This is a predicted structure of a 90-nucleotide RNA (c-di-GMP-I riboswitch aptamer) from Anaerolinea thermophila.
[in-house]
RNA sequence: UACCGACAACGGCAAACCUGUCGAAAGACAGCGGCGCAAAGCCAAUGGGUCUAAAUCCUCACACGCGGACAUGAUCGCCAGGCUACCGAA
Repeated sequence: UACCGACAACGGCAAACCUGUCGAAAGACAGCGGCGCAAAGCCAAUGGGUCUAAAUCCUCACACGCGGACAUGAUCGCCAGGCUACCGAA
């Protein structure tokens, strides 16, 4: 330096539930909490997957509206990839 990852050390992050705010929703943020995590740090304008469907388009209805398609929305705690990083037993 590149791997690797201890019932190691110092520490770190924080799932679900509940409460509040925002949002059309998915979801996000804050508090609480702690399921888990060695990158659960960053990138969604790197690729794929998944979730949602406001606007738009289509069908029906023709007043409200029903159904379908669609990401430009969300997820990096779905996977792969990229960048960066603490510690050091085997």
It matches the Rfam family "c-di-GMP-I riboswitch aptamer". Rfam describes the family as follows. GEMM was predicted in a large-scale screen for bacterial structured RNA regulatory elements.